Overview: The prediction has a mean pLDDT of 88. The part of an RNA shown here (small-subunit ribosomal RNA, central domain) has 347 nucleotides and comes from Candidatus Allofontibacter communis. The source organism's lineage runs through Bacteria, Pseudomonadota, Alphaproteobacteria, Candidatus Pelagibacterales and Candidatus Allofontibacter. The RNAcentral record of the full RNA draws on ENA and SILVA. It matches the Rfam family "Bacterial small subunit ribosomal RNA".
Context: one part of a larger RNA
RNA sequence: CUGGGCGUAAAGCGCGCGUAGGCCGUUGAGUUAGUUAAUUGUGAAAUCCCAAAGCUUAACUUUGGAACUGCAAUUAAAACUGCUCGACUAGAGUUUGAUAGAGGAAAGCGGAAUACAUAGUGUAGAGGUGAAAUUCGUAGAUAUUAUGUAGAACACCAGUUGCGAAGGCGGCUUUCUGGAUCAACACUGACGCUGAGGCGCGAAAGUAUGGGUAGCAAAGAGGAUUAGAUACCCUCGUAGUCCAUACCAUAAACGAUGAUUGCUAGAUGUUGGAAAUUUAUUUUCAGUAUCGCAGCUAACGCAUUAAGCAAUCCGCCUGGGGGAGUACGACCGCAAGGUUAAAACUC
Numbered sequence: 001c002u003g004g005g006c007g008u009a010a011a012g013c014g015c016g017c018g019u020a021g022g023c024c025g026u027u028g029a030g031u032u033a034g035u036u037a038a039u040u041g042u043g044a045a046a047u048c049c050c051a052a053a054g055c056u057u058a059a060c061u062u063u064g065g066a067a068c069u070g071c072a073a074u075u076a077a078a079a080c081u082g083c084u085c086g087a088c089u090a091g092a093g094u095u096u097g098a099u100a101g102a103g104g105a106a107a108g109c110g111g112a113a114u115a116c117a118u119a120g121u122g123u124a125g126a127g128g129u130g131a132a133a134u135u136c137g138u139a140g141a142u143a144u145u146a147u148g149u150a151g152a153a154c155a156c157c158a159g160u161u162g163c164g165a166a167g168g169c170g171g172c173u174u175u176c177u178g179g180a181u182c183a184a185c186a187c188u189g190a191c192g193c194u195g196a197g198g199c200g201c202g203a204a205a206g207u208a209u210g211g212g213u214a215g216c217a218a219a220g221a222g223g224a225u226u227a228g229a230u231a232c233c234c235u236c237g238u239a240g241u242c243c244a245u246a247c248c249a250u251a252a253a254c255g256a257u258g259a260u261u262g263c264u265a266g267a268u269g270u271u272g273g274a275a276a277u278u279u280a281u282u283u284u285c286a287g288u289a290u291c292g293c294a295g296c297u298a299a300c301g302c303a304u305u306a307a308g309c310a311a312u313c314c315g316c317c318u319g320g321g322g323g324a325g326u327a328c329g330a331c332c333g334c335a336a337g338g339u340u341a342a343a344a345c346u347c
Base pairs, nucleotide, nucleotide: 004317005316006315007300008299012314014201015200016199017198021194022193023192025088026087027086028085029084030083031082033081034080035077036076037075038074039073040072041071042070049065050064051063052062053061054060091191092188093187094186095184096183097182098181099180103177104176105175106174107173108172109171110154114150115149116148117147118146119145120144121143125136126135162169163168206247207246208245209244210243211242215241216240220236221235222234223233258313259312260311261310262309263308266291267290268289269288270287271286272285273284274283275282276281295302296301320347321346322345329340330339331338332337
């Protein structure tokens, strides 16, 4: 080097775009770089191997042979890989016509609830709990009616529903905008797959500046509980939660399952198309679920949405637990910290 693995035992980067690189459809002709064969040259000696010979033998030495699996040149072959020229349409893409959607961005609008304010009615309690108290209330609370203001979130519809690469996305309307699916076959003609570095996106919390603040609520205060109660319960309550801009780059970022392609029984439900018809279904394409055969798996289970059978490319794992995802160094960050990543020692 080869050889084993990655759902749960160690191991799939959180997700995409894409550079280099690796791999790549059908077919004709050419070329001969890789490839294969033959020949020639070279491949110092010693060593190694074989056969002899010489020291009484051996080690050792000498002679001869083989070998030196390599390199170069020439000749030949043309299947495969490469290269050049040409053709093709099954991969990929474009076009036309439809379709569904909580996909994204911005602006505007709406109703319920909550809180507060003002006014009316009205009187002694309200609130809260296992029970209470802190708390609010005769300066008129709670309740109820009317009006107004504010911020945040969008009941029902709602569904193992849909969309998105992932994170994620849910009131309504408008504008701008990305992708997907189906049908038709018109066009291009391999334009493809993966992707080290790189670049971008990336929940929540957190950071900076400026706004906003109804409800909720880390910290904090008080009341309870308790042996104690720095908690669970209650009453308050500040950051924060919201908006704009700029950072941060992590999550059980999970399907704990990388991407792409082909092949391998079916059954049932459901979403979006298309076709046919006997109008009730059938067929088909693309998704999304539940079972289940072959096969796989240590088992659990997976099973056309594979963890089956294969191919290509990338990432990752290497005796176990701790030390430790830590120290040091480097890079990034305003900081918090992130990424990369040991050892001593110990069981």